Background:
RNAcentral holds the sequence, with entries from MGnify. The RNA shown here (Bacterial RNase P class A) has 392 nucleotides and comes from a soil metagenome. The model forms 95% of the base pairs in the Rfam consensus.
């Protein structure tokens, strides 16, 4: 990287689908007709990871004038996809002798802040030894002089100023490296070659390379410290979400009916109030059912374009949808790996005149014995991760 994830057969069993004598319900005036439907039959019935739930989408519902802040995530360049932080092909950077491996690869003069311990110095540079220069004094020691005293005075001697950053020496890092001039000693102080930074040119679509000119030359490390700049994002998830839709209790509304109250002498009436009883309509939830639910960026096969991820364009093919959840056990044969007493090649060593033996290491093997791992679909895809047996 690629490919399996045991096969076949029995016997008992689960889970969805079609049928489904019997049996039960609803309609019909019957003849019937419709639905459930034990039992049987007849098809199907988990992975490469169904897992992590970490990215990226389909779908659904909710919310959105516009524009910011805040938050996450993301970062070299091209391409691939429905989209992605995935993939693919580069290009740089790092490690390998080497095939090759890796690699959250924008900014460290926007600002803030860090850098243990060591060490002068951890970043507007500095100076601990140490070279170097100037040098107060000291001064062996010499000269002059009667003497006091004066002169000269080498120097592993030196207070103090001062050049320097070549060397040392710390550190995980120390302000470019290597030479060669040069200096008092040193230094990009000069030069030459590599670095670098900036221009030009040449090649690529680009990231970049190459190559020429130029400037003695910017200043460490970390942004997986904050925090800047570029892009992208509203939020909840199939317990989304939509149909039907009981009994019981509530709500509304309308009718009978009992009642009061007012008009009235009284009856009928009218009107108005309040409440109970009763019947019909309406709306809303719950339990329960039905749908989303599996035909889909879907799977094989072959062509054809690509370096390649992939796309195209032809032929087939349908392959779990159930509710917190089925897809399982035993037994046998086969096949596969792993162990193997016996036996059986090949290798080396030693004995032996030969036949042979007698030891090592390792290989094949009948019989038989072991073994098969990770882990289980829950609305679908596309990735990454992680677990995991065994073959090439």
């Nucleotide at each position: 990287g690629g490919c399996c994830a045991g096969a076949c057969g029995a016997u008992c069993g689960c889970c969805c689908g079609c049928c489904g004598a019997a049996g039960c319900g609803c309609c019909g005036a019957a003849g019937g007709g419709c639905g459930c439907g034990a039992a049987g039959g007849c098809g199907g019935g988990a992975g490469g990871a169904a897992a992590g739930u970490c990215c990226g989408a389909a779908c659904u519902c909710c919310g959105c004038a516009g524009g910011g802040c805040a938050g996450u995530g993301c970062g070299c360049c091209g391409g691939g996809u429905a989209a992605c932080g995935c993939c693919c092909g580069g290009u740089c950077a790092g490690g390998g002798u080497g095939a090759c491996c890796u690699g959250a690869a924008g900014g460290a003069c926007a600002g803030u802040g860090g850098c243990a311990c060591a060490g002068a110095a951890a970043a507007c540079a500095u100076a601990c030894c140490g070279c170097c220069c100037u040098g107060a004094g000291c001064g062996a020691g010499g000269c002059c002089g009667a003497a006091a005293g004066g002169c000269c005075g080498a120097g592993u001697c030196g207070a103090a100023g001062g050049g320097u950053a070549a060397g040392g020496g710390u550190g995980a890092a120390a302000a470019g490296g290597u030479g060669c001039g040069g200096u008092a000693a040193g230094a990009g102080c000069g030069c030459a070659c590599c670095g670098c930074g900036c221009u030009c040119g040449u090649g690529g679509c680009a990231a970049c390379a190459c190559g020429g000119g130029u400037g003695g030359c910017a200043g460490g490390c970390a942004a997986a410290a904050c925090c800047c700049c570029g892009c992208a994002c509203g939020g909840a998830g199939c317990a989304a979400g939509g149909c039907c839709a009981a009994a019981u209790a509530g709500g509304g509304a309308g009718g009978c009916u009992c009642g009061g109250a007012a008009c009235g002498g009284c009856c009928c009436g009218u009107u108005c109030c309040a409440a109970g009883g009763u019947c019909u309509c309406c709306g809303g939830g719950u339990a329960g059912g039905c749908c989303g639910c599996u035909u889909g960026a879907c799977c094989c096969c072959g062509u054809c374009a690509g370096c390649g991820a992939u796309g195209a364009c032809g032929g087939g093919g349908c392959u779990a949808g159930a509710g917190g959840a089925a897809u399982g056990a035993u037994c046998g044969u086969c096949a596969c790996g792993c162990c193997g007493a016996a036996g059986c090649g090949c290798c080396g060593g030693c004995c032996g005149u030969a036949a042979g033996g007698c030891c090592g290491a390792g290989g094949c093997g009948a019989a038989g014995g072991c073994g098969g791992a990770c882990a289980g679909a829950a609305u679908u895809c596309g990735g990454c991760u992680u677990a995991c047996g065994g073959c090439c």